[in-house]
RNA sequence: GACGAACGCUGGCGGCGUGCCUAACACAUGCAAGUCGAGCGGAGUUGGAAGAAGCUUCAGAGAUGAAGCGGGAGCCGACUUAGCGGCGAACGGGUGAGUAACACGUGGGCAAUCUGCCCUCUGGAGCGGGAUAACAGACCGAAAGGCCUGCUAAUACCGCAUGAGGCCUAAAUGUCGCAUGGCAAUUAGGUCAAAGGGGAAACCCGCCGGAGGAGGAGCCCGCGUCCCAUUAGCUAGUUGGCGGUGUAACUGACCACCAAGGCGAUGAUGGGUAGCCGGCCUGAGAGGGUGAACGGCCACAUUGGGACUGAGACACGGCCCAGACUCCUACGGGGGGCAGCAGUGAGGGAUUUUCGGCAAUGGGCGAAAGCCUGACCGAGCGACGCCGCGUGAGCGAAGAAGGCCUUCGGGUCGUAAAGCUCUGUCUAGGGGGACGAGGAAGGACGGUACCCCUGGAGGAAGCCACGGCUAACUACGUGCCAGCAGCCGCGGUAAUACGUAGGUGGCGAGCGUUGUCCGGAAUUACUGGGCGUAAAGGGCGCGCAGGCGGUUCGUUAAGUCCAAGGUGAAAUCCCACGGCUCAACUGUGGGGGGACCCUGGAUACUGGCGGGCUGGAGUGCGGGAGAGGGAAGCGGAAUUCCACGUGUAACGGUGAAAUGUAUAGAUAUGUGGAGGAACACCGGUGGCGAAGGCGGCUUUCCGGACCGUAACUGACGCUGAGGCGCGAAAGCUGGGGGAGCGAACAGGAUUAGAUACCCUGGUAGUCCCAGCCGUAAACUAUGAACACUAGGUGUGGGGGGUAUCGACCCCUUCCGUGCCGCAGCUAACGCAAUAAGUGUUCCGCCUGGGGAGUACGGCCGCAAGGUUGAAACUCAAAGGAAUUGACGGGGGCCCGCACAAGCGGUGGAGUAUGUGGUUUAAUUCGAAGCAACGCGAAGAACCUUACCAAGGCUUGACAUCGAUGGAAGACCGCUGAAAGGCGGUUGCUCUUCGGAGCCAGAAGACAGGUGGUGCAUGGCUGUCGUCAGCUCGUGUCGUGAGAUGUUGGGUUAAGUCCCGCAACGAGCGCAACCCCUACUGCCAGUUGCCAGCAAGUAAAGUUGGGCACUCUGGCGGGACUGCCGGUGACAAACCGGAGGAAGGCGGGGAUGAGGUCAAGUCAUCAUGCCCUUUAUGCCUUGGGCUACACACGUACUACAAUGGCCGGUACAGAGGGAGGCGAAGGCGCGAGCCGGAGCGGAUCCCAUAAAGCCGGUCCCAGUUCAGAUCGCAGGCUGCAACCCGCCUGCGUGAAGUCGGAAUCGCUAGUAAUCUCAGGUCAGCAUACUGAGGUGAAUACGUUCCCGGGCCUUGUACACACCGCCCGUCACACCACGAAAGUUUGCAACGCCCGAAGCCGGUGGCCUAACCCGCAAGGGAGGGAGCCGUCUAAGGCAGGGCAGAUGAUUGGGGUG
Repeated sequence: GACGAACGCUGGCGGCGUGCCUAACACAUGCAAGUCGAGCGGAGUUGGAAGAAGCUUCAGAGAUGAAGCGGGAGCCGACUUAGCGGCGAACGGGUGAGUAACACGUGGGCAAUCUGCCCUCUGGAGCGGGAUAACAGACCGAAAGGCCUGCUAAUACCGCAUGAGGCCUAAAUGUCGCAUGGCAAUUAGGUCAAAGGGGAAACCCGCCGGAGGAGGAGCCCGCGUCCCAUUAGCUAGUUGGCGGUGUAACUGACCACCAAGGCGAUGAUGGGUAGCCGGCCUGAGAGGGUGAACGGCCACAUUGGGACUGAGACACGGCCCAGACUCCUACGGGGGGCAGCAGUGAGGGAUUUUCGGCAAUGGGCGAAAGCCUGACCGAGCGACGCCGCGUGAGCGAAGAAGGCCUUCGGGUCGUAAAGCUCUGUCUAGGGGGACGAGGAAGGACGGUACCCCUGGAGGAAGCCACGGCUAACUACGUGCCAGCAGCCGCGGUAAUACGUAGGUGGCGAGCGUUGUCCGGAAUUACUGGGCGUAAAGGGCGCGCAGGCGGUUCGUUAAGUCCAAGGUGAAAUCCCACGGCUCAACUGUGGGGGGACCCUGGAUACUGGCGGGCUGGAGUGCGGGAGAGGGAAGCGGAAUUCCACGUGUAACGGUGAAAUGUAUAGAUAUGUGGAGGAACACCGGUGGCGAAGGCGGCUUUCCGGACCGUAACUGACGCUGAGGCGCGAAAGCUGGGGGAGCGAACAGGAUUAGAUACCCUGGUAGUCCCAGCCGUAAACUAUGAACACUAGGUGUGGGGGGUAUCGACCCCUUCCGUGCCGCAGCUAACGCAAUAAGUGUUCCGCCUGGGGAGUACGGCCGCAAGGUUGAAACUCAAAGGAAUUGACGGGGGCCCGCACAAGCGGUGGAGUAUGUGGUUUAAUUCGAAGCAACGCGAAGAACCUUACCAAGGCUUGACAUCGAUGGAAGACCGCUGAAAGGCGGUUGCUCUUCGGAGCCAGAAGACAGGUGGUGCAUGGCUGUCGUCAGCUCGUGUCGUGAGAUGUUGGGUUAAGUCCCGCAACGAGCGCAACCCCUACUGCCAGUUGCCAGCAAGUAAAGUUGGGCACUCUGGCGGGACUGCCGGUGACAAACCGGAGGAAGGCGGGGAUGAGGUCAAGUCAUCAUGCCCUUUAUGCCUUGGGCUACACACGUACUACAAUGGCCGGUACAGAGGGAGGCGAAGGCGCGAGCCGGAGCGGAUCCCAUAAAGCCGGUCCCAGUUCAGAUCGCAGGCUGCAACCCGCCUGCGUGAAGUCGGAAUCGCUAGUAAUCUCAGGUCAGCAUACUGAGGUGAAUACGUUCCCGGGCCUUGUACACACCGCCCGUCACACCACGAAAGUUUGCAACGCCCGAAGCCGGUGGCCUAACCCGCAAGGGAGGGAGCCGUCUAAGGCAGGGCAGAUGAUUGGGGUG
């Protein structure tokens, strides 16, 4: 895009189309094929004329006549029609079952044919005959219907005549044809016709023979026409011949006989599916799909078979038979066939009215009028489709109300509405009113289309979508739920993806969904693809068919090309112009369309035929190379075994061992022997072979290649489906052989295990002969052949040149084998004369992954198995190459207290503290490997406090707003645990006079929340890591991701610097700038200092004085690889040295790139959203955070003699101090108390530093170690030390004797050790932050552990190795295979039976026409019946193919 559609929601009108795709399932009812009386005899109705027969009477003897009655026999006209007869019923209408076929399409052929009605031409119709329906009567039957007797007509039937002519036989002539043969004319013989009707008539309609035409039909042929080869062989009337039968006609269509053929890989046979075509849909086209409606052809008519009639049928609304079904029945027997139009049931997702009319068009019959016509023309139903129209138009901003959103300003729906002014398509009412009807009448549609008038915006909009593809976004609800989904994918608390709303987008009487087809899809590639690594080259050769094929001449004209003619129906399609108001629809004209047919022509190319050529190919001749193949023989080294000798305790084996061997003498060593297998060195990206493959030497047989030559052949060539052969290893069969090695197996180890890797043994096998197997990463993952397209450099085998005495060297050429590389190619990697380049030819192969190289079937095999080779189901990928990372029990280089070397610890004890766990009313919360755990806590008795219990409050403890009233507050009493409640007393300030501050009660906006979410966030922080990295601009390279720079060579603590370089620069980091510290100068000199001067004390910078020194704290200096030597590349830099307080960054701090961990924190703070609102808020008292069987982390104190205790005695720094530090002095054993000087501090106080040093004591012990625990008595802070503080004294005196596995810190003023201070703080420090004192040991080194940096490599990883991922097992579901079987269907074969019917035979029975006969009768001809061939249905039996199902079983898929 399309649809014969269906489904969901919705639905105003009209036109034109269209409507059982399923059950070719079953059908009630009505209708769908009749007509002709001008073919015929009847019957009936009616009209008319005339009035018969008959009866009566009269006359008459009678014949007969007259009259009356009578009624309609006969006659004429009109009308109806059961039957005979004619034509039609074979058309029209339906359906698509069957059919893979001359069924259809297209083009031919019939010299092998038929043709009613119609047209043209021609010639005729003479004379006779016998029946039979109807009808009448009788009989049978329920009915359907039948039978007998009798009568009758014809355009029904029959005989004879005539014969222009037809047909048959025979003869001969002309002419034509591809053959049989045709045509034309002639002769002879034979044979063959007819119907009448109407009309007053003319004449008309018919009839018979013949010739031709038109239209129709039949048969034959070329070409075209689906899938399966897991259907490969099929065939007995089969193929052909001769003669017949049969037909309108050819034919093996059928029959008898003869021959043995015919078809098939260019797909026979079989199976499946299917009506075919014009066309229709799609597509740029080529193509693909399709075959509704309309048109052509075919087939069918309940299923199967059969013929009859006829011009035509094997006959939809005919006949006969059989089957199934159904209906009627009196049970004897009968009837029926909607795939005609309507309609019903059923089936189904689904498909209409039991309508009107013959007015038109067409058909049948008829002379005609006319009759019939569910063909047809119309209407009805269905948005099923296409097309057209409408649901209003203009103005209208206070941008109304309302909805939605909001950053609260506003935005949007939105000129949209309202309102005002209009219009009248459509609609409603009324009026008029067709064309379709050529010529008088006649219109179903239809009072329709159309026209006019009137009314009035009135009656007329929905559906889908809005994450990307794809046009259209917000809010709320929901919370991996409910749901969405075409693919990717959405949803786990802010969802543009679910649901709803608002808005928006799209289309619009429709819109979506589903289904199907084409397109996009170059994704089956003819146009127009591929096969080194993505799927894909056959393991290799030989070669039949096939495909393709060098050069030249001639010929032919098949292919090819050109021209003309024929055909390619109409409709459709395209163009133009017309008709419906337009369009859809439709008319007219033109155009287009085939590998089609025929005729003529052209001859370059291809093909056919013929003749040449030598370049392709092959042969000959001359050479040399080679692990090429087969066979026979020979050789040495080594292993093992055997024998003997020497010799002694081990050998062997491994990471280390053990099993094993050995004192019965091994291993080792010497000599001799046996046997099997393989051939070291040479040996080489060397050689040979088609591939597999081939390696000692000699002989022999055989194959191939190469070089040279140019004598010979003269295209003999290339490829190669099938086919045939070769084909590593393993394996198989039979027979040998067996040294070494060695699946299986055994043992020993390893390990969690170890059915492995390692070790000791060891059987098949490995070897030979014969035969199988036929696979492989059979790989160059690269089929074969030929040609062409830069170079360079090795190597193997030849030739030529040059040179030389000669061998080399050098140049060149052919064949092979490697590497590098340009163009070109390639997705890239790469290939690149040995192509993966450019071309030609042929073969093989591929078409998403899994299922699966599986199943079934076939073929092969002894087996193992091979080969060919699916589907269901399932997934949204599987895959290639390259890129950046990350990772590796990969590599290289290099760092770090990373290891190592050291020192001291932790892990054991007691205690402290944090955590887990447990407990609890609560033990508030957070932190969780490193990077949570003396962490938030720099200090939980109340408070803090967030938790729990209880008692209370509800605009609130706190903020803002306005109104009313009042001060606030203080004091007292009662009650209560307190908060609070009740009561009483007292009682304003400021003011610009408006009010403000403060308080109260009441209402309301609101407050409040340490409630949730750190995975919604800001900020801050941790960590890798003070690691050396992280990036950008421009340029360049690459299709791109990206690379380059940033890699490389050095160097550094450093991406630090130097050099090199398609890079050149730059930014954030590093370093430096800042602070402290080490030396020094200057300035300053109190509270610091005291050298000199003076005073002074028990002593003392205490005082005068001074600022030199120390010190304090400001400003400077100093260090830069600057200097020298060496190394290095002449660089950067490194090593050593001098000088210097300090040397290569002097030491320390602050400083933390880009990023990572959804790291941490909503409980510091801030903050979105959610939740709460007499509570999750607030107040209060008490409790809890301090619990305790346990477990872990971090610390303190120890276990002692480098120590404890006692006594004496030195030396710091940095800090703090007013609600503070608190001196002296006094009291107390002590904590402390009394006291209060001084000090907001270089002045006073905290404040005695301790280890140390000197002296004494203890004597190795659970101690004079250690101090837990507990008792008593005190002190301090505080409203308050019970839960639950600190300290003191006395008493008590636990564990612990240096700590398992494991593990931490530290490289120098460091570790260790010793005290001091501070913050927090009422009080509480083993914690934390600082300060100084004393003051080590060790570093060979970078293999290893951990972490990190750079380069490189592999990767199936990319939430990135804590990755990815394989198989079993268990469970659930799904599809499939096998399976004892069971069951159903299909197509055939064999046999039995055999209806109807055609044909044949017979025909004693029956028989009008013709013949004989006066007749009777006979004959000819025909028939019933019977027999036979064929044969539908049916029966029996064995096979074939296909489907379903099946206990159980097998693997597969998904979770």
The RNA shown here (small-subunit ribosomal RNA) has 1455 nucleotides and comes from an uncultured Thermoanaerobacteraceae bacterium.
The sequence is in RNAcentral, with records from ENA and SILVA.
It matches the Rfam family "Bacterial small subunit ribosomal RNA".
Its mean pLDDT, the model's own confidence on a scale to 100, is 86.